[in-house]
RNA sequence: ACUAAUUUUUGAGCGCCUGAACUAUUAAAAGUUGACGAGGUUAGUAGUUAUCGAAAUUUUCGGCGGGUACUACUACGGACUAAGUGAUUCGUUAGAUAUAUUGUUAAAAAAUAAAAUUAAAAUUAUAACAAAGCAUAUAUCUUCACUAAU
Numbered sequence: 001a002c003u004a005a006u007u008u009u010u011g012a013g014c015g016c017c018u019g020a021a022c023u024a025u026u027a028a029a030a031g032u033u034g035a036c037g038a039g040g041u042u043a044g045u046a047g048u049u050a051u052c053g054a055a056a057u058u059u060u061c062g063g064c065g066g067g068u069a070c071u072a073c074u075a076c077g078g079a080c081u082a083a084g085u086g087a088u089u090c091g092u093u094a095g096a097u098a099u100a101u102u103g104u105u106a107a108a109a110a111a112u113a114a115a116a117u118u119a120a121a122a123u124u125a126u127a128a129c130a131a132a133g134c135a136u137a138u139a140u141c142u143u144c145a146c147u148a149a150u
Stems, first nucleotide, its partner, number of pairs: 014065004019061001020033004036053003042075007076091004083147004095141007103134002111126004
């Protein structure tokens, strides 16, 4: 370094539970729920209740922690001129805005069924339904200034 086996860890709409709700038991201890997926990371600091829709309408309530969000600043990087500096705008697929698209597998809940359970609840299977962003296409706008060299 490679191959095989086993175990552990990481995983970020993610984790947790002192409230609350639900369940069973009864003497107590107890058990369960507590956000459904889509999308999302150059690095640092600070601030802020961190994007999008689905379901539900008595808890997806309430609280804590974390966080790839947004804004400002700094650094690095790309584009704008082959080089440098500044400005602008972005973040490695590295300009902005608008419109269009049966492009980008929604999932859960609800319903039905199954096994298991004291029960709540959880699990599995069946089929359906988004929005934002991104992508693609079209149109418009931006695509600068200075320096030195040829």